Small-subunit ribosomal RNA, 5' domain from an uncultured bacterium, 540 nucleotides, folded computationally.
[in-house]
Context: one part of a larger RNA
RNA sequence: GGAUGAACGCUGGCGGCGUGCCUAAUACAUGCAAGUCGAACGCAUUGAGAAAAGUGCUUGCACUUUUCAAUUUGAGUGGCGAACGGGUGAGUAACACGUGGGCAACCUACCUGAUAGCGGGGGAUAACGAGUGGAAACAUUCGCUAAUACCGCAUAACAAUAGAGAAGGCAUCUUCUUUAUUUAAAAGGCGCUUUCAAGCGUCACUAUCAGAUGGGCCCGCGGUGCAUUAGUUAGUUGGUGGGGUGAAGGCCUACCAAGACGAUGAUGCAUAGCCGAGUUGAGAGACUGAUCGGCCACAUUGGGACUGAGACACGGCCCAAACUCCUACGGGAGGCUGCAGUAGGGAAUCUUCCACAAUGGACGAAAGUCUGAUGGAGCAACGCCGCGUGUGUGAUGAAGGCUUUCGGGUCGUAAAGCACUGUUGUAUGGGAAGAAAUGCUAGGCUAGGAAAUGAGCUUAGUUUGACGGUACCAUACCAGAAAGGGACGGCUAAAUACGUGCCAGCAGCCGCGGUAAUACGUAUGUCCCAAGCGUUAUCC
Repeated sequence: GGAUGAACGCUGGCGGCGUGCCUAAUACAUGCAAGUCGAACGCAUUGAGAAAAGUGCUUGCACUUUUCAAUUUGAGUGGCGAACGGGUGAGUAACACGUGGGCAACCUACCUGAUAGCGGGGGAUAACGAGUGGAAACAUUCGCUAAUACCGCAUAACAAUAGAGAAGGCAUCUUCUUUAUUUAAAAGGCGCUUUCAAGCGUCACUAUCAGAUGGGCCCGCGGUGCAUUAGUUAGUUGGUGGGGUGAAGGCCUACCAAGACGAUGAUGCAUAGCCGAGUUGAGAGACUGAUCGGCCACAUUGGGACUGAGACACGGCCCAAACUCCUACGGGAGGCUGCAGUAGGGAAUCUUCCACAAUGGACGAAAGUCUGAUGGAGCAACGCCGCGUGUGUGAUGAAGGCUUUCGGGUCGUAAAGCACUGUUGUAUGGGAAGAAAUGCUAGGCUAGGAAAUGAGCUUAGUUUGACGGUACCAUACCAGAAAGGGACGGCUAAAUACGUGCCAGCAGCCGCGGUAAUACGUAUGUCCCAAGCGUUAUCC
């Protein structure tokens, strides 16, 4: 000199864009952060409207009852999602990460392409009704019912397993041909046509192959301190048989052998998430790993599995522990390292805000619902960038301050005065882009079809903005509302007066202060930077 997720002191007008618990991975009140589908299903609920009957009677209105019924809501069965998104960096010196490879040792829901299929049956169960126990959480008995829930059967091979033959390869093997055996589904939902038999369209469903996407495992190399850590290891190192996994493997197990690692630093201890990158530097390098992006790990602490395509699962389950809460003392409930917020710790770090309008995600045929992701607003000079605090003129060099050799000098064109401007500000008025779609209405085209619906493409209209009456624009008005901080002995740009008298004090280093202090304090002047300026801390 540069830099910072900074803090502190003094000061503080505006805007844009960023950033904001680095400490206690400490404890958490309250609200929200993951739901959705009635076009899978039964039950209960609401009941626009229509029809019929009755009553009142103003003869066409009100009320009541019954039936049909668009639709609303509730919990439940079922499906998909909840493994994404969001947070944090405790642990981890490790194939965790980075980079380059391998898998003839693997999996992959939804999506895409291709092929084939979607037949015929059965028994339950929740909800619900009745009852019982319990303070509650909840549990339990009996009875009824549905499905795209569950279970057999049929059908089936290019799929799986076993055998044979041929070709190829990298040992296990791979490909092709063939034989035997085995294995599936929802006659579902919605819409259209109809000769009421059914057919068609679409969304689903089943099997297989392939793709895409996402993951799993293995290996080479790379990035840290201590030798005042020198020996470490018993499933340890290897083999065979078996088990296990989606998959290779001591991953596990039985037996056999005695190996394996290490001064090219094993083992141990300490520290630490890794990287793209960031800071600095001419570079080499050194330091860092906030925000943003990729990967990993964790979810009060420790352990475990279940479900599922995927978890050993932050807002799931079970067990143990600590803590907090409820209790009728028998027993129960909880987990902000999600967004806000509270207490505590600390030098120190924000609103218990608005909206799903956009982007993205989940579900749904869709309308749509949910979304503290996200988009925005709020707070903070925390940072960077930009703008302003006026402009021109004005010498009686005013008053006043400071100083003086008492003549003067200086603040100083500075002020006042005069003439302007209106960035910002104030007031009034106008006022966005971000909106593309989806859906609906009315048409058109294409393929197919007996036709219709539907599908794809397309035209016109219509519908949607949290921010926000914001940005921006126009008009009017007023110099009015907007400058400080540090320094002035040398390094280092900038000096005089007074006070003090080795005192009070200053100080980054050298050093100032003991009666003429350019070094302390104040004043005036000057220098530097400027909505900031200094100090402290850390890095280069």